[in-house]
RNA sequence: AACUUAUCAAGAGAGAUGGAGGGUAUGGCCCGAUGAAGUCUCAGCAACCGGCAAAUGCACGGUGCUAAAUCCUACAAGCAAAUGCUUGGCAGAUGAGUA
Numbered sequence: 001a002a003c004u005u006a007u008c009a010a011g012a013g014a015g016a017u018g019g020a021g022g023g024u025a026u027g028g029c030c031c032g033a034u035g036a037a038g039u040c041u042c043a044g045c046a047a048c049c050g051g052c053a054a055a056u057g058c059a060c061g062g063u064g065c066u067a068a069a070u071c072c073u074a075c076a077a078g079c080a081a082a083u084g085c086u087u088g089g090c091a092g093a094u095g096a097g098u099a
Stems, first nucleotide, its partner, number of pairs: 002098007013042005021031003027072002043066003048062003051058003070091001075088005
C1' cells in the first nucleotide's frame, strides 16, 4: 500500500527554525514576505483505543488534532427552475481491528 468498521457543522496556538508555497484530486474561493510547507519546543483541544473510577466521568498511557463544515464543490437522484436546497455516492482524514 490493501480490507472491515465508527466518526467527520463542535473544540483548541504561541515561540524558534526555515524561505515559497499551502488548503487531497476538478472548478471556485481563500491563506501566505505583517513569512507558506516542513522540523523542533512549549501550550492547548478532544475523548477513538487502553487504564482508572462506575453509567457517566477522569485525562494517566497510545494515537489524533489546533484558519474557513473534510472551506465549498465535481458523480447520481429528488424538489423548486436565475440559481438554490435536500439526500445518497465517490474521494479523503483519524481511530480500532484483520490479513
Model confidence (mean pLDDT): 85 of 100. A computed fold for a 99-nucleotide RNA from Brochothrix campestris FSL F6-1037, annotated as SAM riboswitch aptamer (S box leader). Its Rfam family is "SAM riboswitch aptamer (S box leader)". About the family: The SAM riboswitch is found upstream of a number of genes which code for proteins involved in methionine or cysteine biosynthesis in Gram-positive bacteria. The SAM riboswitch acts at the level of transcription termination control. The predicted structure consists of a complex stem-loop region followed by a single stem loop terminator region. An alternative and mutually exclusive form involves bases in the 3' segment of helix 1 with those in the 5' region of helix 5 to form a structure termed the anti-terminator form. This entry represents the conserved core of the complex structure involving helices 1-4. Its family is annotated with regulation of gene expression in the Gene Ontology. The model forms 97% of the base pairs in the Rfam consensus.